[in-house]
Transfer RNA from a Candidatus Woesearchaeota archaeon, 75 nucleotides, folded computationally. The prediction has a mean pLDDT of 80. Rfam family: tRNA. Gene Ontology term of the family: triplet codon-amino acid adaptor activity. From the family's description: Transfer RNA (tRNA) molecules are approximately 80 nucleotides in length. The RNAcentral record of the sequence draws on ENA. The source organism's lineage runs through Archaea, Nanobdellati and Candidatus Woesearchaeota.
RNA sequence: GCCCUGGUAGUGUAGUCCGGUCUAGCACAUUGCCCUGUCGAGGCAAUAACCCGGGUUCGAAUCCCGGCCAGGGCG
Numbered sequence: 001g002c003c004c005u006g007g008u009a010g011u012g013u014a015g016u017c018c019g020g021u022c023u024a025g026c027a028c029a030u031u032g033c034c035c036u037g038u039c040g041a042g043g044c045a046a047u048a049a050c051c052c053g054g055g056u057u058c059g060a061a062u063c064c065c066g067g068c069c070a071g072g073g074c075g
Stems, first nucleotide, its partner, number of pairs: 001074007010028004020058001029047006051067005
């Protein structure tokens, strides 16, 4: 230098192919309540996210372009 994959709550991930049913799901974590003689386990609830900029579109986490970062391959 070229090619590929990825970037989503505090953490790990699903969703992207095939745009709308997602003001974004699940698990862990944290907090509150219930339960328990106490702790733990369990139950219920709450908290919090689409890497950045632009474009397409009635509508973008999803499609297109550019950039940044991480990993892998080739030279």